Notes:
Model confidence (mean pLDDT): 87 of 100. c-di-GMP-I riboswitch aptamer from an Anaerolineales bacterium, 91 nucleotides, folded computationally. Of the family's consensus pairs, 95% are formed in the model. It was read from a public genome assembly, where an Rfam model found it. The organism belongs to Anaerolineales, within Bacteria.

C1' cells in the first nucleotide's frame, strides 16, 4: 500500500421512554434523553417482519352501516444477506 482485523484516541450515530408535529395503522419527522454500534454512512435488490386506508369476498342488520377474512400500492436496514462509499492503525 492492499486484505482481514478491532486495541487506544479523536470525532460521530443515538435505542427506549417523555414532549411536539404528521399518518387510517405501521410508521416518519424534530427536541430530550444514552441502550447499544465500526459502516448504527447510503440503496427496499433478496428473505423477512409490521400495517390495512383504498380495494375484493363473507355474514348481519338493512338503501348505508358494522364485524370478520384476503391482501402493498404503505413502511422497518438498530432482524439477517447482498450492493456501494467511508475515519483512525495497536496486536
Nucleotide at each position: 500500500a492492499g486484505c482481514a482485523c478491532g486495541a487506544a484516541a479523536a470525532g460521530g450515530c443515538a435505542a427506549a421512554g417523555c414532549c411536539g408535529a404528521u399518518g387510517a395503522a405501521a410508521g416518519u419527522c424534530g427536541g430530550u434523553g444514552a441502550c447499544g454500534c465500526a459502516a448504527a454512512g447510503c440503496c427496499a435488490u433478496g428473505g423477512g417482519u409490521c400495517u390495512a386506508a383504498g380495494g375484493u369476498c363473507a355474514u348481519c342488520c338493512u338503501a348505508g352501516g358494522a364485524u370478520g377474512a384476503c391482501g402493498a400500492u404503505g413502511a422497518c436496514u438498530g432482524c439477517c444477506a447482498g450492493g456501494u462509499u467511508g475515519c483512525c492503525g495497536a496486536a